Transfer RNA from a Chloroflexota bacterium, 73 nucleotides, folded computationally. It matches the Rfam family "tRNA". By type it is a transfer RNA. The sequence is in RNAcentral, with records from ENA.
RNA sequence: GCCGACGUAGCUCAAUUGGCAGAGCAGUCGUUUUGUAAGCGACAGGUUAUGGGUUCAAUUCCCAUCGUCGGCU
Numbered sequence: 001g002c003c004g005a006c007g008u009a010g011c012u013c014a015a016u017u018g019g020c021a022g023a024g025c026a027g028u029c030g031u032u033u034u035g036u037a038a039g040c041g042a043c044a045g046g047u048u049a050u051g052g053g054u055u056c057a058a059u060u061c062c063c064a065u066c067g068u069c070g071g072c073u
Base pairs, nucleotide, nucleotide: 001072002071003070004069005068006067007066010025011024012023013022019056027043028042029041030040031039049065050064051063052062053061
């Protein structure tokens, strides 16, 4: 330099061909216990990497940029 994959909650990951952004763990509160842990219930937590485009509507499609990983030279 060229090609490909990926980027979503603190972490690991979903979201089926565009139509309400979710789960597990972690966190907070409550419940339970003599107490702790475990269990159970609830709550909170997101500019979906950034910027544009298409569309009534974009995590999803298109373009550019940035980052990570892999391959080729």